[in-house]
Context: one part of a larger RNA
Order: sequence, then structure tokens, then C1' cells
RNA sequence: AGCGAACGCUGGCGGCAGGCUUAACACAUGCAAGUCGAGCGCCCCGCAAGGGGAGCGGCAGACGGGAGAGUAACACGUGGGAACGUACCUUUCAGUUCGGAACAACCAAGGGAAACUUUGGCUAAAACCGGAUACGCCCGUAAGGGGAAAGAUUUAUCGCUGAAAGAUCGGCCCGCGUCUGAUUAGCUAGUUGGUGAGGUAACGGCUCACCAAGGCGACGAUCAGUAGCUGGUCUGAGAGGAUGAUCAGCCUCACUGGGACUGAGACACGGCCCAGACUCCUACGGGAGGCAGCAGUGGGGAAUAUUGGACAAUGGGCGCAAGCCUGAUCCAGCCAUGCCGCGUGGAUGAUGAAGGCCUUAGGGUUGUAAAGUCCUUUUAACGGGGAAGAUAAUGACGGUACCCGUAGAAUAAGCCCCGGCUAACUUCGUGCCAGCAGCCGCGGUAAUACGAAGGGGGCUAGCGUUGCUC
Repeated sequence: AGCGAACGCUGGCGGCAGGCUUAACACAUGCAAGUCGAGCGCCCCGCAAGGGGAGCGGCAGACGGGAGAGUAACACGUGGGAACGUACCUUUCAGUUCGGAACAACCAAGGGAAACUUUGGCUAAAACCGGAUACGCCCGUAAGGGGAAAGAUUUAUCGCUGAAAGAUCGGCCCGCGUCUGAUUAGCUAGUUGGUGAGGUAACGGCUCACCAAGGCGACGAUCAGUAGCUGGUCUGAGAGGAUGAUCAGCCUCACUGGGACUGAGACACGGCCCAGACUCCUACGGGAGGCAGCAGUGGGGAAUAUUGGACAAUGGGCGCAAGCCUGAUCCAGCCAUGCCGCGUGGAUGAUGAAGGCCUUAGGGUUGUAAAGUCCUUUUAACGGGGAAGAUAAUGACGGUACCCGUAGAAUAAGCCCCGGCUAACUUCGUGCCAGCAGCCGCGGUAAUACGAAGGGGGCUAGCGUUGCUC
């Protein structure tokens, strides 16, 4: 000098920021991802217009939000590389043809305590399947072979298919950099390389068969411990040291372990399956769950907030749109946790009042301090007006910020220290006791060092102490 701090005493206001560093401990409750009727059939209400509901289908749920357990690694940072993918978006070229069979919903009959589920029957589509066509495209040296589509409508458009290019985002590889320990010295069999095959979007021992015997290591392999990395942050003249809260980029994780499915993209926080621990329901046959989302609860802890408002703005998803959803976000609430600003009054006022304290008893000091007199009204209070943020409409914040007026010094000061370091001294009490203390050290009868008082010094809505870093 600094802090995501805590504790003690104290506490007026505002702006801006920050707020579980510990148990990646367990979680009651509510909300946090939906949307589309301009893809489709059906059911309900209604005279109709229209409204509502579940289902099939499409897009989205891989973003946004949280956490740092794991990871010493191409994880991250930086600079390169070639063998790749990319929904939505942009540009260009070429198309958008003919048919078919189902499955939900629904109906009927059942099973079950429930979760849910079985059988039979009917049905639509931009769902599924087949045929045709193929500028590009794929396989192939070639000949040749293969492969697509979906319609809707208010007639404006919105879509669909194939291909090429772009943009964006991502996967992969490499050079260099990246903690401690040698009281860890040897490690390694898919191990290192080759051939061939499989696999992947893609290169590759990624996997497999065969062949060779390699590969790494005192320039520290292996092992063990610790740890998310970075931009940055703190400190320092710098070099460096320490650190990685908030904000931003990347990575990893989602009760623990494993696995794939769908999909352009996941091996998927609020999807699925299996196993395990735990919790809950049960009619004991069987089921349900996952806050390291936002609030909130218990627990742990020195310690860290509301079960708030709104989609008004910004952004995201869906939709032609109207719009719906959005604990992202924007706001409000709590906390002196920090930084910054303001105030708690100003001027005048000597018989230097009273009181306190000291005293050599004369006086000194508190001290212009108070009282008194004259003013002012920041803040707070009350009354009135009242935004910007919003391009036409739409304002949660909010009757907020801000402005005007009214009364009245009125509503507002503490904390630590005073032996030296180190700014600031006396009296009383105590008597190696009680106590103080960062170091040196004070205290055993005159203690500037303990306790109190008076006085003084420092900082100030804070002041001290503790902890940690330089």
C1' cells in the first nucleotide's frame, strides 16, 4: 500500500460497485424453455364470429445461466498447419413431378393403488416409403452405375430439394511457454515404427491382423503432492514477487460411475438407458427424484443478501405477423463490504461566566469553547410540480431522479492513542497485585507504560484489532 474480508465500539445521507473464499454437503416450495393452427387430422364451448385442449409434425431445448470437483494436459496462452464439418444467414445456378402404405389422436374392450400400460379398429399431413427426372453432386481410370423435393395462403409472399461459394462457429495436428519434490531413477507391450484393413466429418495405434524392436529419461522420464488456464488484479522506481473474487475469453463438470440415442451440432444441468448411494410415495406388486439456474431451507463456518417487480429497454427461442416464453437481462430490497461525495452549522461574542481538572492557593487550563446576539437551510421533514431512458405505440424502475415552496439550528460524532520507535502529560487509585504489551519492555508505595479522570494527539461515518499478500 492492498483485501470478495471477519471481529469490537460507533453510525446521518447519497452515487457507483461488491456480497458462501467453508460442505462439488443435503434440499421443502415456487419459478428458471418453449413456440408454431400460415404443416395435419380430431375433441370441447359457441347460433355464428371466434375461443380452448391434447396428439402427430417443424424449429428450438448443444444458446443463455451456474460451479471449479477433476485436470500438470496441446487444458490454457501465443504463433503456425492440413486431412475436416457447419442448422439458421448471404450470393449464384438448377429444380419443386407421379404414386403408395402406415402410426398417434379418436372409438371399443381390458390391466394397475399409482406411475402408467395392453389388445383390436378408423384417420390426416410439410410425418414415412416407392417410381420419374439430374445443371451441379457421389462411386468408378473408363464404360457405366447411384441419388431429391412439400406444400401453405388473405395472391403480397413464406417455404421445399440438389449443388457451388461466402460468412460464422467448431473438430484435429504442431513449435514455444506453463508449480513443488530426486528422502520418486529408471518408465513403457498398442508400448515405438511399418504394411494392410476397419472406423471417423477428418489425419492418426483411433481400433484390429501381421512384421520389426523400438520409444521416453539427469535438458529430470516415471511416480507423488498441489492446482482450472488466460486477459488481468495487488504490490514494487523497476526487475520481480504474490494472486486468478467481480468483468471478459477458453476448458471442464452437472447426485456418483458407465453408455449410447436423436440431431447440423450433445455422448446433452432442468433428455433417455443401466448400475450405485441417498430421499420420498405405495394397496408391498411397484413407482418417483436430482438447485454447482433464481429466490429460499437445514448444515458447516469468523463470515456473505429477497421464497421481490417487469419483460419498459438490450438480447435470445418460436412464429408471416399479432404475439407467447425468457429468475438471461433491466430494476427494486438487505448489508458502512469497499470507493467517492456531502452534512452534523456560520459569524460575532471576555466579567475570559459557572462547572471540571491542576495548583507553589497567587493563579493556570478547559476556552471563543459555552451562554447571549445576528444569520443560513445543505441533508432530513412537509406541500406542489415532475422527466430522459421510447424512432408511431409500449416505462417495471417510479410519482424515482430533478425543480419550486414552507418552518426551524432545527434531524445527525465517534473511535483509537499519548514510555521510546511515534504526533500527543498531569493528578488520583493500585502496589511484581490487578493488569499492559507489535519490539524494547512497564507494575515490588510518588507508575507520563496498569485502571480512572482532566488535558492533549491522530483519523473521521468511521475508528481500531485480527488474518493474508507485496
A computed fold for a 470-nucleotide part of an RNA from an uncultured bacterium, annotated as small-subunit ribosomal RNA, 5' domain. RNAcentral holds the full RNA, with entries from ENA, Greengenes and SILVA. Its Rfam family is "Bacterial small subunit ribosomal RNA".